[in-house]
RNA sequence: GGAGUGGAUCGGGUGGUCGCUGGUCUCCGCGAGGGGACGGGAGGAAAGUCCGGGCUCCAUAGGGCAAGGUGGUCGGUAACGCCGACCGGCCGCAAGGCUAGGGAUAGUGCAACAGAAAGGAUACCGCCCGCUUUUGGCGGGUAAGGGUGAAAUGGUGCGGUAAGAGCGCACCAGUCCCGAUGGUGACAUCGGGAGCUAGGUAAACCCCACCUGGAGCAAGGCCAAGCAGGGAGCCAUCCCGCCUGUCGGGAUGCGGACUGGCCCGGUCCGUUUCGACUCCCGGGUAGGUCGCACGAGACGUCGAGCAAUCGGCGUCCUAGAGAAAUGACCAUCACCUUCGGGAUGAGAUAUAUCUCGGGGGUACAGAACCCGGCUUAUAGAUCCGCUUCGAGG
RNA sequence: GGCGCGGUACGCAAACCGGUAAAGCGGCGAAGCUCAAAACUUCGUGAUCGUCUGUGAGUUCGACUCCCACCCGUGCUA
Numbered sequence: 001g002g003a004g005u006g007g008a009u010c011g012g013g014u015g016g017u018c019g020c021u022g023g024u025c026u027c028c029g030c031g032a033g034g035g036g037a038c039g040g041g042a043g044g045a046a047a048g049u050c051c052g053g054g055c056u057c058c059a060u061a062g063g064g065c066a067a068g069g070u071g072g073u074c075g076g077u078a079a080c081g082c083c084g085a086c087c088g089g090c091c092g093c094a095a096g097g098c099u100a101g102g103g104a105u106a107g108u109g110c111a112a113c114a115g116a117a118a119g120g121a122u123a124c125c126g127c128c129c130g131c132u133u134u135u136g137g138c139g140g141g142u143a144a145g146g147g148u149g150a151a152a153u154g155g156u157g158c159g160g161u162a163a164g165a166g167c168g169c170a171c172c173a174g175u176c177c178c179g180a181u182g183g184u185g186a187c188a189u190c191g192g193g194a195g196c197u198a199g200g201u202a203a204a205c206c207c208c209a210c211c212u213g214g215a216g217c218a219a220g221g222c223c224a225a226g227c228a229g230g231g232a233g234c235c236a237u238c239c240c241g242c243c244u245g246u247c248g249g250g251a252u253g254c255g256g257a258c259u260g261g262c263c264c265g266g267u268c269c270g271u272u273u274c275g276a277c278u279c280c281c282g283g284g285u286a287g288g289u290c291g292c293a294c295g296a297g298a299c300g301u302c303g304a305g306c307a308a309u310c311g312g313c314g315u316c317c318u319a320g321a322g323a324a325a326u327g328a329c330c331a332u333c334a335c336c337u338u339c340g341g342g343a344u345g346a347g348a349u350a351u352a353u354c355u356c357g358g359g360g361g362u363a364c365a366g367a368a369c370c371c372g373g374c375u376u377a378u379a380g381a382u383c384c385g386c387u388u389c390g391a392g393g
Numbered sequence: 394g395g396c397g398c399g400g401u402a403c404g405c406a407a408a409c410c411g412g413u414a415a416a417g418c419g420g421c422g423a424a425g426c427u428c429a430a431a432a433c434u435u436c437g438u439g440a441u442c443g444u445c446u447g448u449g450a451g452u453u454c455g456a457c458u459c460c461c462a463c464c465c466g467u468g469c470u471a
Base pairs, nucleotide, nucleotide: 001389002388003387004386005385006384007383008382009381010380012333013332014331015330016329017328018327020041021040023038024037025036026035027034028033043364047375048374050373051372052371053370054369055216056215057214058213062264063263064262065261067212068211069210070209071208072086073085074084075083076082087101088099089098090097091096102207103206107205108204109201110200124146125145126142127141128140129139130138131137132136154172155171156170157169158168159167173197174196175194176193177192178191179190180189181188182187220290221289222288223287229281230280231279232278233277234275235253236252237251238250239249240248241247242245254270255269256268257267258266259265297316298315299314300313301312302311303310304309334362335361336360337359338358339357340356341355342354343353344352394470395469396468397467398466399465400464403419404418405417412454420438421437422436423435424434425433447463448462449461451459
């Protein structure tokens, strides 16, 4: 210097003029409202709304089934499907990247075409034996060789045999079992044993383990304003008490409402109470205020930890509108790009660097209850680590 | 705020509990028939290699189909 790989940060600055938004103070006005001053006013993703939590309400959140989700190990966290470190697998020369990565001896299903055969069954060619007999046929054996496929019962050699075969043996590969060592663990390494080699697929059903109550700031509280009502429903048996009643309390059953899938369980209501009850239809409102900005907060520093992250101390308060403000213009600087001119280096060209002038450009995007993540968009600029190739010293 | 459905040729669309080479109709082009045109009939048309079911990754021997992320369209509901 080329190629590549991993990460971090910024994402226009300064000044002027005009404007927007809400806050405090102040002036004018009876009031509605208006003026002035001061200081505040978007993001790294505010986005998509894909996960998780806070917060709030619903009598309940408890069990079972169903449904949905997650799935190596250990750790981090308020929590997660997120993050960190590590393990295994795949890709890459490497730095590094990807990984839904539990179970296929619980069961069921699937595998087109090709092929003899696609999962407890099989033999097309071939090889071997027997009979018949002779380019052939029948019966049996075989799975070594050929052929098919994504996938066909492990590979090499020796023995063995009619031919063969883990049929036997040696070595190699894998699986399972036992043990040792290291590690918290996933797992790794080593030793021994078993011919165990009949597989794949669970982002197919399924099984196992774990997680999930529902709704969402239009949650919800308070205030104000406004309206018109109508229809339906409102048990049974029994016990106790006294003040003996058109009384009070309770049990069982039944029915209704809630538990936004179902069942059990739970709560409330209904046997005097026509009601502050339940259901259906209809009518009214579309305002104010709180929630709502002190929070898993920001910055700095020290410490623990490989890291994610956590802890201590110090400093700071940093948008809160309610269909939505945070902008526009000018000057100048910075960066990129393009056109024209000039200079330098070089033998020359390509080209590189510097400089002058003109033009163009500076993204993605826009808070709406808040926070932690993920994902996606993003002109351009800066910095750091590592790998590899080439050249020179 | 909450919950669905869809995207396949120029247009409409089938195949969607994975299976070869992605149906069909219309349109377009050519030929036939006709004096000419329409209708009708036949052939072709996703061009050859390659890519390809909105885009990008993944699972699988194999993906339009399954899973994840994103883009676009559309509907229901408070």
This is a predicted complex of two RNAs, RNase P RNA and transfer RNA, with 471 nucleotides together. The coordinates come from a structure-prediction model, not an experiment, and the mean pLDDT is 76. Rfam match: Bacterial RNase P class A. Rfam classes the family as a ribozyme.